[in-house]
RNA sequence: GGAGUCGGCCGGACAGCCGCUGCGGUCUUUACGGCCGUGGAGGAAAGUCCGGGCUCCGCAGGGCAGGGUGCCAGGUAACGCCUGGGGGGCGCGAGCCCACGGAAAGUGCCACAGAAAACAUACCGCCCAAGCGCGCCGGGAGACCGGCGCCACGGCAAGGGUGAAAAGGUGCGGUAAGAGCGCACCGCGCGUCCGGCAACGGCACGCGGCACGGUAAACCCCACCCGGAGCAAGACCAAAUAGGGAAGCACGCGGAAGGCUCCGGUCUUCCGCAACGCGCGGCCCGCGCGGGCUUCCGGGUAGGUCGCUCGAGGCGCGCGGUGACGCGCGUCCCAGAUGAAUGGCUGUCCCACGACAGAACCCGGCUUACAGGCCGGCUCCCGCG
Repeated sequence: GGAGUCGGCCGGACAGCCGCUGCGGUCUUUACGGCCGUGGAGGAAAGUCCGGGCUCCGCAGGGCAGGGUGCCAGGUAACGCCUGGGGGGCGCGAGCCCACGGAAAGUGCCACAGAAAACAUACCGCCCAAGCGCGCCGGGAGACCGGCGCCACGGCAAGGGUGAAAAGGUGCGGUAAGAGCGCACCGCGCGUCCGGCAACGGCACGCGGCACGGUAAACCCCACCCGGAGCAAGACCAAAUAGGGAAGCACGCGGAAGGCUCCGGUCUUCCGCAACGCGCGGCCCGCGCGGGCUUCCGGGUAGGUCGCUCGAGGCGCGCGGUGACGCGCGUCCCAGAUGAAUGGCUGUCCCACGACAGAACCCGGCUUACAGGCCGGCUCCCGCG
């Protein structure tokens, strides 16, 4: 100098002016409002995918069903998150990726190709040792014997071929040809020992010729975890109108219908009259309208208040720990709306028109989006000294 990898951070700055909104103070009789001071989006506020707090409902305990998680240890309020470690894969490396329990409990599946995809089998191929058979030659009187050759309906599974995957690998022996058939080493499985809390590891020892193809984000088995709904949760105050209940006052006469009835009545509805109330400027007549009135209680709607933001909180220092994190001390208060604020203009500046994106009960994670920029650790390559 180049290439790469990992981690952390910023996400236009400053000033003026005009607005919006929470809180406090002040003016105002109060409300409204004015003035002053002060706070006012993010690293993801997003997706709503996990976990927890909080609230209401449910719940003796246990089980079934259902869902989730899945190497080990630790961290944490908890987690499917994080840290450290183990194993496997990729990369020269820094480093990155892994849904990483069980396939010798059972079931299912493994396209195409291929003989065969799992109780193994035989397309090409290899072999005639034994058995069966054919041909030729030799011997023999014959039964038959010996030799050579051929074949598969016999033997074999090493080699070829198919496939993502083919029933351990290499070598030596062995054989007719072969084969864990035998042996050595490697691999695999089991047991012991050693190291490690453990996962796991070990050119340690012994046993087993090998029983174990793959697939469990297929059923399933094993271990562990999980009650449901969510701030429109939930709690409180509470108007008008209508309706419910109780008490007091009023409830006259006649008619009709209906219900109940102890046949005496009583209740409801409707009609007419009277009384009452209201209106027609006051009064009387008259006309019209109205139908019980008052008080209290309870449910509940609109509306309002709380929940609501001080919290598993931020920052700094010290200590413990490899680390995630924990403990102690100091310090700070940092949106809380509910038609829902957080904006706009101007000027100056900046690698210059500044990305992705807007809180709604809160918190811890994960995932996804993101113009541009800053800082640090580490790795590889090249050059120079």
Bacterial RNase P class A from a Gammaproteobacteria bacterium, 385 nucleotides, folded computationally. Its Rfam family is "Bacterial RNase P class A". Rfam links the family to the GO terms tRNA processing, ribonuclease P activity and dimeric ribonuclease P complex.